[in-house]
RNA sequence: UCGUUAUCAAGAAAGGUUGAGGGAUUAGACCCAAUGACGCCUUGGCAACCCUCCGUUUGGAGAAGGUGCUACAUUCUACUGCACUUUGUUGCAGAUAGAUAACAA
Repeated sequence: UCGUUAUCAAGAAAGGUUGAGGGAUUAGACCCAAUGACGCCUUGGCAACCCUCCGUUUGGAGAAGGUGCUACAUUCUACUGCACUUUGUUGCAGAUAGAUAACAA
């Protein structure tokens, strides 16, 4: 980097440093940001994919270790389908794209 599978509900912040943009990408909207965002470091925390233990296909408990995460939030719209006493600045489902993990190349 590409592929397969699973999940994308909920949850969890302080300090230091830096200094202008940031929230993945394109456009629009919305939001955060010199009262210092984003990033990085330290410490803490969350979660439970791998993992550990018990049971043994399925369930339960845990958190030493490998990842991950720690604003709203995979923010909304865009593409497709369906629904309607409502035809919409509507609702639902899906696709695409993306994120994370495990496995494989």

The RNA shown here (SAM riboswitch aptamer (S box leader)) has 105 nucleotides and comes from Gillisia lutea. It was read from a public genome assembly, where an Rfam model found it. The model forms 97% of the base pairs in the Rfam consensus. The organism belongs to Gillisia, within Bacteria.